[in-house]
Molecule: RNase P RNA; transfer RNA
Organism: Planctomycetaceae bacterium
RNA sequence: GGAGCGGGCCGAGCGGUCGCUGCGCAGCACGCGCUGCGGAGAGGAAAGUCCGGGCUCCCCAGGACACGGUGGUGGGUAACGCCCACCGUCCGCGAGGACAGGGACAGUGCCACAGAGAACAGACCGCCGAUCGGGGAGGGCUGGUGAUUGGUGAUUGUUGCUUGCCGUUUCGCGGAAGCGAUCACCAGUCCCCAAUCACCGGCCCUCCCAGGAGGCAAGGGUGAAACGGUGCGGUAAGAGCGCACCAGCAGGCCGGGUGACCGGCCUGGCUCGGUAAACCCCACCGGGAGCAAGACCAAGCAGGGGGAAGGCGGGAGAACUCUCCCGCCGCGGAUCGGUCCGGUCCGCCACACCUCCGGGUCGGUCGCACGAGACGGCGGGCAACCGCCGUCCUAGAGAAAUGAUCGCUCUCGACACAACCCGGCUUACAGGCCCGCUCCGGCA
RNA sequence: GGACUGGUAGCUGAGACGGUAUAGCGGCGGUCUGAAGAACCGCAGAGGAGGGUUCGAGCACCUCCCAGUCCA
Numbered sequence: 001g002g003a004g005c006g007g008g009c010c011g012a013g014c015g016g017u018c019g020c021u022g023c024g025c026a027g028c029a030c031g032c033g034c035u036g037c038g039g040a041g042a043g044g045a046a047a048g049u050c051c052g053g054g055c056u057c058c059c060c061a062g063g064a065c066a067c068g069g070u071g072g073u074g075g076g077u078a079a080c081g082c083c084c085a086c087c088g089u090c091c092g093c094g095a096g097g098a099c100a101g102g103g104a105c106a107g108u109g110c111c112a113c114a115g116a117g118a119a120c121a122g123a124c125c126g127c128c129g130a131u132c133g134g135g136g137a138g139g140g141c142u143g144g145u146g147a148u149u150g151g152u153g154a155u156u157g158u159u160g161c162u163u164g165c166c167g168u169u170u171c172g173c174g175g176a177a178g179c180g181a182u183c184a185c186c187a188g189u190c191c192c193c194a195a196u197c198a199c200c201g202g203c204c205c206u207c208c209c210a211g212g213a214g215g216c217a218a219g220g221g222u223g224a225a226a227c228g229g230u231g232c233g234g235u236a237a238g239a240g241c242g243c244a245c246c247a248g249c250a251g252g253c254c255g256g257g258u259g260a261c262c263g264g265c266c267u268g269g270c271u272c273g274g275u276a277a278a279c280c281c282c283a284c285c286g287g288g289a290g291c292a293a294g295a296c297c298a299a300g301c302a303g304g305g306g307g308a309a310g311g312c313g314g315g316a317g318a319a320c321u322c323u324c325c326c327g328c329c330g331c332g333g334a335u336c337g338g339u340c341c342g343g344u345c346c347g348c349c350a351c352a353c354c355u356c357c358g359g360g361u362c363g364g365u366c367g368c369a370c371g372a373g374a375c376g377g378c379g380g381g382c383a384a385c386c387g388c389c390g391u392c393c394u395a396g397a398g399a400a401a402u403g404a405u406c407g408c409u410c411u412c413g414a415c416a417c418a419a420c421c422c423g424g425c426u427u428a429c430a431g432g433c434c435c436g437c438u439c440c441g442g443c444a
Numbered sequence: 445g446g447a448c449u450g451g452u453a454g455c456u457g458a459g460a461c462g463g464u465a466u467a468g469c470g471g472c473g474g475u476c477u478g479a480a481g482a483a484c485c486g487c488a489g490a491g492g493a494g495g496g497u498u499c500g501a502g503c504a505c506c507u508c509c510c511a512g513u514c515c516a
Stems, first nucleotide, its partner, number of pairs: 001440010012409007020041002023038006043415001047426002050424005055290004067286005072086005087101001088099004102281002107279002109275003124220002126216003132211001134209018153190005158181005165175004228246006247271001249268008294366004304357004310329008330348007373392008410413001445515007454469003463499001471487005492508004
């Protein structure tokens, strides 16, 4: 110098004039009010109404079920789904950031398309292939036949005689057999043996081709995901099938930490898919409604409930009881009168009038501004936060108050404005300030 | 002020209890006609916005935006 990360803060300022809404004081009117003076008067989000609490009314013995919410551990808090610290996983070179972050061996469900197979998985290509049979090539052994050669042995050859045998009608001839003679070479035939060659088989071995019950899961390929990874051995081919190392899981032990968790050792089977912001299981929390909650006062009109003294006699109507009229006594109210007495009028069992009570509308008051309050200091704690002391009082309307104008200055002004209150979260926001930290480059 | 409901194509509406959204009217193009209408055929066009969960979200979750309903 550049690029970033995290946190905190501000949200134009000063003055004049005229207005607006409460409050206090004074004066005037006292029926609402009016006038003057003093002092106060929107936000960091007042917003969204997404959580939590105070407050108020209603309901409520306790427990369980259902329903909804929350979900690492420890702390903070009135409480929380918030905050702080730490742990784990993932991302980033890093400062740092994200995480609804319990359980998938309690059970159920789902995993489209593609793919052989999607959860006690599967066989498309591929690898291997017992027994068996087929084809081809080579080799070995062996059998049969034939030929040739060689060897041993036997026999035959030539001739005479005989014939009771056979063929033929007979003669004769021929065949066959027997007996005798010859018997040296050679030749023929036969048997056996050996060798060589050819042909036809049989058996065995090896290789190749196609088939094949079946075996395999290494490789190819599909998918978001394919039932550990690498190497060696092993095998027909392979495979945790065996072994070594690594990763992961389960169990046991040891050490550290409050804990989540971390580190180490041993053993084991060899290996277990994902999804609970799907149902569900576990733990914890939650009664409902909301200031238009609710409380008090209370016109007018209507309506509700209660109260108020009648009694006797006579007459009429069909009439002891109901209705009407008359008289006397009594009661109540109004009126005359200064008051009593008294006079006049009206009413006397319930419509009206009189009176009392209660609900409740318009309206008014409260709730409603002193509060988990603000600021400062000290102390505890890593922090969130808490404790003590001191100082201060700081909007409260009800059609709803903050505006208008002038002057000066500046970086020329965003998002937006209370409505019972508070703690959070989320969202919107021109621009600016401060603090801490990281990476890269340059110079010294 | 408080309590709730709902957003699907230009309009109106359906469906999907997580698997690539169906129609009618309308629009555009074609066939038919001398031309237009009707009819027939074909095409385009959508889950209010953003985020996380999931292999995958219009749906279930969170945060905003818009519209509407109720309470004196």